[in-house]
Context: one part of a larger RNA
RNA sequence: GAUUGAACGCUGGCGGCAUGGUUAAGACAUGCAAAUUGAGCGCGAAAGCCCCUUCGGGGGUGAGUAGAGCGGCGCAAGGGCGAGGAAUACGUUCCUACGUACCCCGAGGUCAGGGAUAGCCCAGGGAAACCUGGAUUAAUACCUGAUGUGGUCCUUCGGGAUCAAAGGCUUGCUGCCUCGGGAGCGGGGAACGUCCUAUCAGGUAGUUGGUGGGGUAACGGCCCACCAAGCCGAUGACGGGUAGCUGGUCUUAGAGGAUGAUCAGCCAGAGGGGGACUGAGACACGGCCCCCACUCCUACGGGAGGCAGCAGCAGGGAAUUUUGGGCAAUGGACGAAAGUCUGACCCAGCGACGUCGCGUGGGGGAUGAAGGCUCUAGGGCUGUAAACCCCUUUUCCGAGGGAAGAGGAAGGACGGUACCUCGGGAAUAAGCUCCGGCUAACUACGUGCCAGCAGCCGCGGUAAUACGUAGGGAGCGAGCGUUACCC
Numbered sequence: 001g002a003u004u005g006a007a008c009g010c011u012g013g014c015g016g017c018a019u020g021g022u023u024a025a026g027a028c029a030u031g032c033a034a035a036u037u038g039a040g041c042g043c044g045a046a047a048g049c050c051c052c053u054u055c056g057g058g059g060g061u062g063a064g065u066a067g068a069g070c071g072g073c074g075c076a077a078g079g080g081c082g083a084g085g086a087a088u089a090c091g092u093u094c095c096u097a098c099g100u101a102c103c104c105c106g107a108g109g110u111c112a113g114g115g116a117u118a119g120c121c122c123a124g125g126g127a128a129a130c131c132u133g134g135a136u137u138a139a140u141a142c143c144u145g146a147u148g149u150g151g152u153c154c155u156u157c158g159g160g161a162u163c164a165a166a167g168g169c170u171u172g173c174u175g176c177c178u179c180g181g182g183a184g185c186g187g188g189g190a191a192c193g194u195c196c197u198a199u200c201a202g203g204u205a206g207u208u209g210g211u212g213g214g215g216u217a218a219c220g221g222c223c224c225a226c227c228a229a230g231c232c233g234a235u236g237a238c239g240g241g242u243a244g245c246u247g248g249u250c251u252u253a254g255a256g257g258a259u260g261a262u263c264a265g266c267c268a269g270a271g272g273g274g275g276a277c278u279g280a281g282a283c284a285c286g287g288c289c290c291c292c293a294c295u296c297c298u299a300c301g302g303g304a305g306g307c308a309g310c311a312g313c314a315g316g317g318a319a320u321u322u323u324g325g326g327c328a329a330u331g332g333a334c335g336a337a338a339g340u341c342u343g344a345c346c347c348a349g350c351g352a353c354g355u356c357g358c359g360u361g362g363g364g365g366a367u368g369a370a371g372g373c374u375c376u377a378g379g380g381c382u383g384u385a386a387a388c389c390c391c392u393u394u395u396c397c398g399a400g401g402g403a404a405g406a407g408g409a410a411g412g413a414c415g416g417u418a419c420c421u422c423g424g425g426a427a428u429a430a431g432c433u434c435c436g437g438c439u440a441a442c443u444a445c446g447u448g449c450c451a452g453c454a455g456c457c458g459c460g461g462u463a464a465u466a467c468g469u470a471g472g473g474a475g476c477g478a479g480c481g482u483u484a485c486c487c
Stems, first nucleotide, its partner, number of pairs: 001487001004484001006483005013358005019351002028312001030311003036072002040070002043067001048061005082267001089194008098186003103182008111145004121134005150163005167174003195241003202232003207229008244266004248259004271292005294305004322348001324347003330344001331342004361391004371382004396424006405414001431476005436457003442471005452459002
């Protein structure tokens, strides 16, 4: 000098764009953040209103609505975080023993049957969470048979064995089954690169390889039995410490050094640890089971919970925002659609945290007011600065109009915002640091090695341009200084 996700001190007018828990991956009240589908299926209220009534109630409508349930698809995405991990990671370049729901293309098929079950009802248990039994019912839920283009396996190459399906709405759509291909996505492998430490020098028994098997979508000591004795290491094995990696970012003439906030790609974990289930896909943040710690409810028998989602609370900290609006746009899930859901997202709010832009007025105005400071007492400086005169209206205030963003009629959270027009009036708007040298800017008084200053050199012990105050000056300016880190 440059830089920052900064903080602190003093100060603070406006707008655009960005950005904001770097610390306790510590603990969390409350609300919201993943639902959807009646064109898969069977059920199915109530209030209100109307009518009847023997006042017990009944009927109609509300309404096949609300609603829960079965089934399907989604919940593996999106969002948040960086604990762990030095290699099962990341980056680059390759390889293939693999998988793939939804989407696209092609070929063929969609026949005949069956038994359950949730819901509802009844009975019972429990404080609750919830559970048990009985009866009954539907399906694109489940099961059996048939067919076999085709797939898989076997084959003496003749053939044999085995495996499918679901309908719905409606008159042309959409589903379903099997197979082949594609797109995109994923699984696995290799080489090279990726911090410090030798005051870590030897490490290793599933260890290294083989045979056979198991397992997987798939290769493989991934796992197992047996056999062999290998394998790695000063080109640093093994151990210890530290760390998410990258595109990038900061600095620099470059090389290099430092760094990895925001944005983008990948990885990893979801209170700590372990496990599988379902599924095309998870070993699954707002799923399940077990153990641990913690919190809450309890009738003491037993239960409930997981903000490293968005807000928010206390805590720790030098320090980091609203318990806001909207699905209008973009994108996502479901649905034939209408649409529903979406704290993704789009907006608004708060913070000079950063950056960029603008303003706090412009012109005239004295041999120069007053005041202040200083003086050799004449004067000098503040200083055209003010007053005063003329002008302008960015900004501000008031009034009126008023968007684009929405491809097709309507539909805009932002927003009566931006912007435009008119009116008003210099009105609403300047500070901070420094002035011994480095380094730009000097005098007076106070103080008297005191009080204090200080980045380095150093100032202060009676005339201190170095401390404190004042006047003046210098620099930057809605900022200016200080501290911290990096180059």
Annotation:
This is a predicted structure of a 487-nucleotide part of an RNA (small-subunit ribosomal RNA, 5' domain) from an uncultured bacterium. Rfam family: Bacterial small subunit ribosomal RNA. Gene Ontology terms of the family: ribosome and structural constituent of ribosome.